[in-house]
Overview:
A computed fold for a 1512-nucleotide RNA from an uncultured rumen bacterium, annotated as small-subunit ribosomal RNA. Its Rfam family is "Bacterial small subunit ribosomal RNA". Its family is annotated with ribosome and structural constituent of ribosome in the Gene Ontology. The sequence is in RNAcentral, with records from ENA and SILVA. The prediction has a mean pLDDT of 84.

């Protein structure tokens, strides 16, 4: 760094998808070992158990136990045992009392907010424990816990009485100091703050331990407190600038609201709160959704984008709402009160509870560990302090959740073992890979040794301090000892031995790696294209390979790629995007010149920007990860000096920008009266008569009651031919007969005033084509709706005939368009041509024109440049600058729900689910058109035969059969394969056999046995069962055979869609492509186009092309003239012999043939035409323009035919799907079609006579004379392997005869007898003869052949073949018609256009319907939530107020008071309770449309002129 996917192919334009890191993860599969990280993201769901906040006897009353001492008492003679006042020590548990339970710790519901972040600011403020300093710590009082007594309750917890200490309570003193109140000076100075002044008021307190002195009181003395004050740190609090999310389908919010006066209230400002006054304020606010912010983290070249686990700061929260109180701090996770959900406990009266602390559990989840060790370290809180306490932490443990770091070995090893797989059967590959040989010991195992973390406390000993003091007590050095949870850990040593340690995914393309085997659109894959339908490198398996690696895929998710939101860095003529047009407001941007500021900018200092991440340098851990130290960064905020081009901003000025004036024109600019003619149309008269109108053709319609036509009148509406013009105006919309009247605006010329006045243009505001809408006119002519006729399978269209609204005027509304130049305005700049329209100007003219210049408008053609290409090109789509408005893949959809505007019809505004992986743009080749030019063909027309009707042959479908065996199937299948089915042949059926088999080749084993040939039996036969003869020979066995057994044989069994090979068809059509060069980004084009010409891309000309190959044509073969050469079997003209006759003989080489080899025909020759090629006519000539025939088949189509000729890959069957055999079937027939044959007659049948062919055939043959049949043939056999004999007769032809009819046509069909073939003619052959004597008298739609030796008609041969021809290859005889000509039907060829076809019009490709499924809109409604309002009710509390009741400290004259407590009321006030609206979500009969489904109905809308151009 890109790639993959829209096409036949290409560029573009767009989206979708892939590779990259990332993660608090989750799954699969698989798992050796250390190390440092991390580990409930979901239910702010419920919680069993245990833990998480204590401490301080050096404040206090006090004391359970325990330990020693031990009076006394009791017994005892004593010892001793019991008892145990008392003391000393210890020092549970509970309590008064201080500090701590506001930290730690855990979690993000809520909150969009001064919550966070940043930078300030409080002179408006509080700070317990620390530190500093200043002064003080005097004297006295009254209670209550605990304890004890009564008691109430199941408890939980009380109640009454009574004693008691204190650093608890509370009075008094004192007053450095502090606070009010008064005043001076200084400050950023309203209150205020700082530092004095003098007075006067008001305000403090506790002790505790330790030494020493003392007999005690007491005193000194350390020390920890305590009290008022300063000032600190460090922490709270409150205010303000900027910063940080979305939605305008949330645009107006707001009454304590803005502010003021007083006053309350807090530590402090402040409507924080109450009363009064005023009408104020705020605006991306009010509203709704969503969210803890952030250092950071991930990403990425950055910009940016996303995210806020761990760690670190701040805020919030603690069951759920409300509440205050204590306290330096709290409205307090592990405190209280209320209320309300849940849970537990209950004796039913009442009570208890808060794991979002650290483990655990339970539920939800794809999904997150131990109910551990220990305070040894660090760190908190209490303590004088030993030390408690600490689920903070420190460590272990579980999870491969992450990161890094090692290992599973390592050198040699080639008969390149076996084994797998592959295989073209030669081999290859797995592969040095094993195995074997030699080493190594990493980790793991076992044993040994064994650290760091330890600072500290501290008996003693030394010094400083302090003091009166060598006590004490504090601080320092020093030390005996003493303190580890992890831990016998890390790290070191031995020791044994390759021993214990590899998987996961991938292998069409993107993407790096192929092969076989099973499957057969099936199983199944699959991030995107997209694989699978019998050969899948894509599915599944296997071998092999490729990749990362103790990991590997897989899925979620975020950034990237995505330049697909474009600040850096995007666009809007046709891809998605210019707003219908215009005024303008706000905002954005703005000439020239000069002075000032100094806002923006720019520069320098400084403050700040937490650590910890990140980067560099260094250092520890073996290394890395990790982790410590420095640095530098932190792109921003403050503050201060400084600079002044360029911006604002103030000022002066200045004419170029823009506006004003005069001037003379030019217009379908607008509005508004008024007038014309043409034309229609109705009305009325007159002429006049049978029609007329309309169409493709028709009808409907009008007409004898007189139309149409036609002449005169009248009237009525509504448009304005000609001029007229890519020609004018106008901002668009749009304006078009003529005069007047009102008015706008451009342009051109004068350069006289003004001085920057300017350009854009959200919002607004206004104009805006038809169609519509409302009211009122109007109404000729047109014409939706609707009626009627056609048309047509239908036609709710198209065409016609009528017609209402509407078109038209006036009032009002709508407000949309393909409102397009698909191209906002505006200014500046940049080659040039031509043409029209207004003004002026030069020249010039009698006055014009016409020339030449400038200025504005408009048009058309090209440059450079842009463009994806079309295409734009001074009127840009070039180059720049200012604004605005729009765009982000198709569809869903300009839809839907909400506002907004409207009378309505509708308009604006503008979603989302779901869906596809394209959807588009331009531009290529092609193909296609009911597009166009141009040609060509028996294409069609012009003929001439025909089929298509009849019978009958023959193939084919189709029914039927035990089988009717297979294939062919539009043309191009169907007298096709098959040149020849009675057995055979045959592949099929039926039945009988065979199993190494009818064939073919090897191997084993047997066997004196032949192979072969005979005969028996039994059968339909095929075969079974048996008997007879029998070989060579070196006698070992070989050959042969046979038999048994094994590989194999076989297969007309499928797969033409696996293949060769070989054919059909476009088409004997004139196409079809390369090299190199030009053209184009590129598909591609050029060449092959154009213009002649030809049967032809055949030839010329021209030309960015020059050439070149396959194809055309020539060369080959018959044929048509002629010549040479030869002369038998062919030949006979001269010559000579001979017959009835005859080349019959001699002989001849002239002709005819037959061979073989030359010549001829090339537009060569002449006229015309033509640039040239050619062409046209002629002339010679046997033949004349490719003389006729035929051979020959381009690149390609058609998955076109054949696996059944044959070859062949894979499948399959192996006592059968293979072999043999007898029989049947292929021939079967209601039918339907092809393809032919005879036919219907007199151009003919029939008789009877009689003439002239070619080209091939022939030994198991061809068969001649002769004889017999009426015939088929039959007997017999001469010649002939054939220029020599046969076959072989040619018929059509010409001479008679029938006379128009179902016949003297016609020959079917049926009977009778026979012939040949053949093993055999029943199914099932051909033939002959004699009766018979069908249908059909020229054939409907429709349709096939031929253009000359052709059609037609006549016969004659040959393959096949035993026999069988109306096919089918050949052969020759007679021998015609026609062609105007290319409009049209078919088919093709080149050019050109159009497109939405590219499997290519058999193409694509729309809607309704009708099934499934999916999401949603709308609904009578019901059921939820959320937030407000507006009564009701009021818990707990806090103020306030109090008649009630009680009441230790103070006062007191002793009555009482003060001041508190509780009750009571008041106001606020959670939860709750009612209402009506509002938002918001789920659901709902029904409903609409949408979207996607396999090959469902109905039509044809669109793409081609899509068959009515589409389309807004």
């Nucleotide at each position: 760094a890109g790639a993959g996917u829209u096409u036949g192919a290409u560029c573009c334009u767009g989206g979708c998808u892939c590779a990259g890191a990332a993660c608090g993860a989750a799954c699969g599969c698989u798992g050796g070992u250390a190390g440092c990280g991390u580990g409930g993201a979901u239910u702010a769901g419920g919680c069993a158990u245990g833990c998480a906040a204590g401490u301080c006897g050096a404040a206090c009353g006090g004391g359970a136990u325990c330990a020693c001492c031990g009076a006394u008492a009791u017994a005892g003679u004593a010892a001793u045992a019991u008892u145990g006042a008392g003391g000393u020590g210890u020092g549970a548990g509970a309590g008064u009392g201080g500090c701590g339970g506001a930290u730690u710790g855990g979690g993000g519901a809520g909150g969009a907010a001064c919550a966070c972040g940043u930078g300030a600011g409080c002179a408006a403020c509080c700070u317990g424990c620390c530190u500093u300093u200043g002064a003080g710590u005097c004297g006295g009082g009254g209670a209550a816990a605990a304890c004890c007594g009564u008691u109430g309750g199941a408890a939980a917890c009380g109640a009454c009485g009574g004693c008691u200490a204190a650093u608890a309570c509370c009075g008094g003193a004192u007053g450095u100091g502090g606070c009010g109140c008064c005043u001076g000076g200084c400050g950023a100075c309203a209150u205020c703050g700082c530092c004095g002044g003098a007075g006067c008021g008001c305000u403090a307190a506790a002790g505790g331990g330790g030494g020493c002195c003392g007999c005690a009181a007491g005193g000194c003395u350390c020390u920890c407190g305590c009290u008022c004050g300063u000032a600190g740190a460090g922490g709270g609090g409150c205010u303000c600038g900027c910063g940080c999310a979305c939605c305008a389908u949330c645009a107006g919010c707001u009454u304590g609201u803005u502010g003021g006066c007083g006053g309350g209230g807090u530590a402090a400002c402040g409507g924080c709160c109450c009363a009064c006054c005023a009408a104020g304020g705020c605006c991306u606010a009010c509203g709704g959704u969503u969210a803890g912010c952030u250092g950071g983290u991930c990403u990425g070249a950055g910009a940016g984008g996303a995210u806020g686990a761990c760690c670190a700061g701040c805020c919030c929260c603690a069951c759920u709402g409300g509440g205050a109180c204590u306290g330096a701090g709290a409205u307090a996770c592990u405190g209280c009160c209320c209320a309300g959900a849940c849970u537990c406990c209950u004796a039913c009266g009442g009570g208890a509870g808060g794991c979002u602390g650290c483990a655990g559990u339970c539920g939800a989840g794809g999904a997150u560990c131990a109910u551990u060790u220990g305070c040894a370290a660090u760190g908190g809180g209490c303590g004088a302090a030993a030390g408690c306490c600490u689920g903070a932490c420190a460590a272990u443990g579980c999870g491969a959740c992450g990161c890094u770091g090692c290992g599973u070995g390592g050198a040699g090893g080639a008969u390149g073992a076996a084994g797998g797989c592959c295989u073209u059967c030669g081999g290859g590959u797995u592969g040095u890979a094993a195995a074997c040989u030699c080493c190594u010991g990493u980790c793991a195992u076992g044993g040994g040794g064994g650290a760091a973390c330890a600072g500290g406390c501290g008996a003693g000993g030394g010094g400083a301090g302090u003091u009166a003091a060598u006590a004490c007590c504090u601080c320092c050095c020093u030390u005996a000892g003493u303190u580890g949870a992890g831990u016998g850990u890390a790290c070191c040593c031995c020791a044994a031995g390759a021993g214990g340690a590899a998987u996961u995914g991938g292998c069409g393309g993107c993407u790096a790696a192929c092969u076989c085997u099973g499957u057969g659109c099936c199983a199944g894959c699959a991030g995107c294209c997209g694989c699978g339908g019998u050969a899948a490198u894509a599915c599944a398996g296997a071998g092999g390979c490729c990749a990362a690696g103790a990991g590997c895929g897989u899925u979620g998710u975020u950034c990237g790629g995505a330049u697909u939101u474009a600040c850096u860095g995007g666009g809007c003529g046709u891809a998605a995007a210019g707003g219908g047009c215009g005024c303008g407001u706000a905002g954005g941007c703005g000439g020239c010149a000069u002075g000032g500021c100094g806002u923006g900018u720019c520069g320098g200092a400084u403050g700040u920007g937490a650590a910890a991440u990140c980067u560099c340098c260094g250092g520890g851990c073996u290394c890395a990860a990790c982790c410590c130290g420095g640095a530098a960064a932190g792109u921003g905020c403050g503050u201060c000096c400084g600079a002044a081009a360029c911006u604002a901003c103030c000022g002066u000025g200045c004419u170029g920008g823009a506006g004003u004036a005069u001037g003379g024109g030019a217009g379908g600019g607008g509005g508004a009266a008024u007038c014309g003619g043409a034309a229609u149309a109705u009305a009325g008269g007159g002429u006049g008569u049978a029609g007329c109108g309309g169409u493709g053709a028709a009808a409907u319609g009008c007409g004898u009651u007189g139309a149409u036509a036609u002449c005169c009148u009248a009237u009525a509406g509504a448009a304005c031919a000609c001029c007229g013009g890519a020609g004018g105006c106008g901002a668009a919309g749009g304006c078009g007969g003529a005069u007047u009247c009102c008015u706008u605006g451009a342009a051109c010329a004068u350069c006289a005033c003004u001085g920057a006045c300017g350009c854009u243009g959200a919002g607004g505001c206004g104009c805006g084509a038809a169609a519509g809408u409302c009211g009122g006119g109007g109404g000729a002519g047109c014409a939706a709706a609707c009626a009627g006729g056609a048309u047509u399978a239908g036609a709710u269209a198209c065409c016609c005939u009528g017609g209402u609204a509407g078109u038209c005027c006036c009032g009002a509304c709508c407000c949309u368009a393909a409102a397009c130049g698909g191209u906002g305005c505006a200014c500046g700049c940049u080659a040039g041509g031509g043409g029209u329209g207004g003004g002026c100007c030069c020249a010039u003219u009698u006055c014009a024109c016409c020339g030449g210049g400038c200025c504005c408008g408009u048009c058309c053609c090209u440059g450079a440049g842009c463009u994806a290409a079309c295409g734009c090109g001074u009127u840009a789509a070039g180059c720049g600058u200012g604004c605005c408005g729009c765009c982000u893949g198709g569809g869903g959809a300009g839809u839907a729900c909400g506002g907004c505007c409207g009378c309505a019809a509708g308009g604006c505004u503008a979603a989302a689910a779901c869906u596809c992986a394209a959807a588009g743009a331009a531009a290529u080749u092609g193909a296609c058109g009911g597009g166009g030019g141009c040609c060509c063909g028996c294409a069609c027309a012009a003929g001439c035969a025909g089929a298509g009707g009849a019978g009958c042959a023959u193939g084919u479908g189709g029914c039927u059969u035990a089988a009717u065996u297979c294939g062919a199937u539009g043309c191009a299948a169907c007298g096709c394969g098959a040149a020849g089915a009675a057995c055979c042949u045959u592949a099929c059926c039926u039945g009988g056999g065979c199993u190494u088999g009818a064939c073919a080749u090897g191997c084993a084993g047997g066997u004196g046995c032949a192979c072969g040939g005979g005969c028996u039996a039994u059968g339909a036969a095929a075969g079974u069962a048996g008997c007879c003869u029998u070989c060579c020979u070196u006698c070992g066995a070989g050959g042969g055979u046979c038999c048994u057994g094994c590989a194999c044989a076989g297969g007309u069994g499928c797969u033409g869609c696996a293949u060769g090979g070989c054919u059909g068809u476009c088409g004997u059509c004139a196409g079809u492509u390369c090299g190199u060069g030009c053209c184009g980004u590129g598909a591609g084009g050029u060449g092959u186009u154009u213009g002649g010409u030809u049967a032809a891309g055949u030839c010329c000309a021209c030309c960015a092309a020059c050439g070149a190959a396959c194809g055309c044509a020539a060369c080959c073969c018959c044929u048509u003239u002629g010549g040479g050469a030869u002369g038998u079997u062919g030949c006979c003209a001269g010559c000579g012999g001979g017959u009835a006759a005859c080349g019959c003989c001699g002989g001849g080489a002239a002709c005819u043939c037959g061979u073989c080899c030359c010549a001829g025909a090339c537009u060569g020759c002449u006229u015309g035409u033509u640039c040239a090629c050619g062409c046209a006519a002629g002339a010679g000539g046997a033949a004349g323009g490719u003389g006729g025939g035929g051979a020959u088949g381009a690149c390609g189509u058609c998955a076109a035919g054949u696996c059944a000729g044959u070859a062949u890959g894979g499948c399959c069957c192996u006592u059968a799907c293979g072999c043999c055999c007898a029989g049947g079937g292929c021939u079967g027939c209601a039918c339907a079609c092809g393809u032919g044959c005879u036919a219907c007659a007199a151009u003919g049948g029939c008789c009877g006579g009689u003439a002239c062919a070619g080209a091939g055939g022939g030994a198991a043959g061809c068969g001649a004379a002769u004889c017999g049949g009426c015939g088929a043939c039959g007997a017999a056999g001469a010649g002939c392997g054939a220029a020599u004999c046969c076959c072989c007769a040619a018929a059509a032809g010409c001479c008679g005869u029938c006379c128009c009819a179902g016949u003297u046509c016609g020959g079917a069909u049926u009977g009778c007898a026979g012939u040949c073939u053949g093993c055999a003619a029943c199914u099932c052959g051909a033939c002959u003869g004699c009766a018979u004597g069908a249908a059909g008298u020229u054939g409907g739609a429709a349709u096939u052949g031929c253009u000359a030796g052709u059609a037609a008609u006549c016969g004659c041969g040959g393959a096949u073949c035993a026999g069988c021809a109306u096919g089918c290859c050949g052969c020759g005889g007679u021998g015609a018609a026609u062609a105007c000509g290319u409009u049209c039907c078919c088919g093709g060829g080149c050019c050109u256009u159009g497109u939405a076809c590219a499997c290519a019009c058999c193409g694509c490709c729309c809607g309704u319907c009708a099934c499934a499924c999916c999401a949603u809109g709308a609904g009578a409604g019901u059921c939820g939530g959320g937030a407000a309002c507006a009564c009701c009710c009021g818990a707990a509390g806090u103020c306030c107020g109090u008649a009630g009741u009680c009441u230790a400290a103070c006062c007191g004259g002793a009555a009482g008071g003060a001041g508190g407590g509780c009750g009571c009321g008041g106001c606020c006030g959670a939860a709750g309770g009612u209402g009506g609206g509002u938002c918001u979500g789920a659901u709902a009969a029904u409903u609409g449309g949408g979207g996607u489904g396999a090959a469902g109905u109905c039509g044809u809308a669109a793409c081609a002129a899509g068959g009515u151009a589409a389309c807004c």